[in-house]
Predicted 3D model of a 487-nucleotide part of an RNA (small-subunit ribosomal RNA, 5' domain) from an uncultured prokaryote.
Context: one part of a larger RNA
RNA sequence: ACGAACGCUGGCGGCAUGCUUAACACAUGCAAGUCGAACGAAGGCCCGGAGCUUGCUCCGGUCACCUUAGUGGCGGACGGGUGAGUACCGCGUGGGAACCUGCCUCGGGGUUUAGGAUAACGGCUGGAAACGGCCGCUAAUACUGAAUACGCCUUAAGAGGGAAAGAUUUAUUGCCCUGAGAGGGGCCCCCGCGUCUGAUUAGCUAGUUGGUAGGGUAAUGGCCUACCAAGGCGACGAUCAGUAGCUGGUUUGAGAGGAUGAUCAGCCACACUGGGACUGAGACACGGCCCAGACUCCUACGGGAGGCAGCAGUGGGGAAUAUUGGACAAUGGGGGAAACCCUGAUCCAGCAAUGCCGCGUGAGUGAAGAAGGCCUUAGGGUUGUAAAGCUCUUUCGCCGGGGAAGAUGAUGACGGUACCCGGUAAAGAAGCCCCGGCCAACUCCGUGCCAGCAGCCGCGGUAAGACGGAGGGGGCUAGCGUUGUUC
Numbered sequence: 001a002c003g004a005a006c007g008c009u010g011g012c013g014g015c016a017u018g019c020u021u022a023a024c025a026c027a028u029g030c031a032a033g034u035c036g037a038a039c040g041a042a043g044g045c046c047c048g049g050a051g052c053u054u055g056c057u058c059c060g061g062u063c064a065c066c067u068u069a070g071u072g073g074c075g076g077a078c079g080g081g082u083g084a085g086u087a088c089c090g091c092g093u094g095g096g097a098a099c100c101u102g103c104c105u106c107g108g109g110g111u112u113u114a115g116g117a118u119a120a121c122g123g124c125u126g127g128a129a130a131c132g133g134c135c136g137c138u139a140a141u142a143c144u145g146a147a148u149a150c151g152c153c154u155u156a157a158g159a160g161g162g163a164a165a166g167a168u169u170u171a172u173u174g175c176c177c178u179g180a181g182a183g184g185g186g187c188c189c190c191c192g193c194g195u196c197u198g199a200u201u202a203g204c205u206a207g208u209u210g211g212u213a214g215g216g217u218a219a220u221g222g223c224c225u226a227c228c229a230a231g232g233c234g235a236c237g238a239u240c241a242g243u244a245g246c247u248g249g250u251u252u253g254a255g256a257g258g259a260u261g262a263u264c265a266g267c268c269a270c271a272c273u274g275g276g277a278c279u280g281a282g283a284c285a286c287g288g289c290c291c292a293g294a295c296u297c298c299u300a301c302g303g304g305a306g307g308c309a310g311c312a313g314u315g316g317g318g319a320a321u322a323u324u325g326g327a328c329a330a331u332g333g334g335g336g337a338a339a340c341c342c343u344g345a346u347c348c349a350g351c352a353a354u355g356c357c358g359c360g361u362g363a364g365u366g367a368a369g370a371a372g373g374c375c376u377u378a379g380g381g382u383u384g385u386a387a388a389g390c391u392c393u394u395u396c397g398c399c400g401g402g403g404a405a406g407a408u409g410a411u412g413a414c415g416g417u418a419c420c421c422g423g424u425a426a427a428g429a430a431g432c433c434c435c436g437g438c439c440a441a442c443u444c445c446g447u448g449c450c451a452g453c454a455g456c457c458g459c460g461g462u463a464a465g466a467c468g469g470a471g472g473g474g475g476c477u478a479g480c481g482u483u484g485u486u487c
Stems, first nucleotide, its partner, number of pairs: 001485002004483005011359006017352002019317001024315003028312003033074003038071002041068004046061007081270003090195007099185003104181008112146004121136006152161003166173003196242003203233003208230008245267004249260004272293005295306004323349001325348003331345001332343004362392004372383004396428001397424006406414001431476005436457003442471005452459002
């Protein structure tokens, strides 16, 4: 010094911190949605008409309003978790090359025309369920063709290729092509330097090292393929093995250095285990898909479902680590024109002396130096101004009243919180370790090499300042000791 634990003890507040072990398995709830100003539809409300059973049925409408399953758009690649793997251009630092970029900003041009489907829905139907099948109908900012396109792309001199989407409240907002920017990004790629231990690991390497050509990629490159050459690394430690996420930092130290990498911040990697791609501006995707495996669950035995290293919580492991809480009020994020919706991010509250800091447990006076305890040479000494008594005060706590800032016009979870005022009575609030030397603090009794103590030296065998108790004393104090680890 600590993310600590254990023992004894424990009044209050503020700010922090809280599974270091099993990347073990997980019941339950929540953690990513949103848009009706892209679209059709259904239902409700409402309006009109008809029938009558007088409050129901049918038909039609529906500017606006409410609700939604579906198509479509954007977001689910952020945020949050964990540290398994990784000794590596992974990280840190410095430099270089070729690239991509949704949303955002600035600029140029365009937004013409035509078409076929499909979900929803209706009918029939399969299945225990999960989920489907067939037929029919329909819309779009979904999909497709044509036209046009200076600039754009390909080719390299002839030319060829490629686009769009509308909505409405008429003022906006979208859409397409394109130039630039900002910010961001990368098996990214390359390079210099730095980055644990082991030689009881000395040789390693065939896509291996380089070249040519091609493929692939957003892009460079053995990244991949064919051919050619035989190279490349290594005692300045290759290869192999073990251990390990890296850093800013943290801690210790006068420094040099050592140890460490919780919380917070940056980067990386992972998401039951292994593999794979799809979609997309961006993933090879924690709460997406497919395959295989282990495990768990449902089943009508035909077949299906699942992934807390998100927030809580459970079992297990462990010396050991919290609530199945509140709110979107603030900050920030996603969607939306907005209202708003979502947000276990976040902000708060709860639990824990786990740590740091602050405060309190009273102040003054008070000698018959009371009683009691302990010691005693029996005179006394000590506990000790300590107590009692007397005079005061009211921090904190408790009770009552008022009551914020944080929010900018409205909106406050926290919270009747902080804070302020009044009241109450010394009233509710002290322990732990030690006293042989190191090391500050001594006597009596008990015990008798026993019981025991102990960090080292060492104590104890009948007068023990070292064991146990008592009185007294020393140290720290809501803590004090012990254990562990680091300097």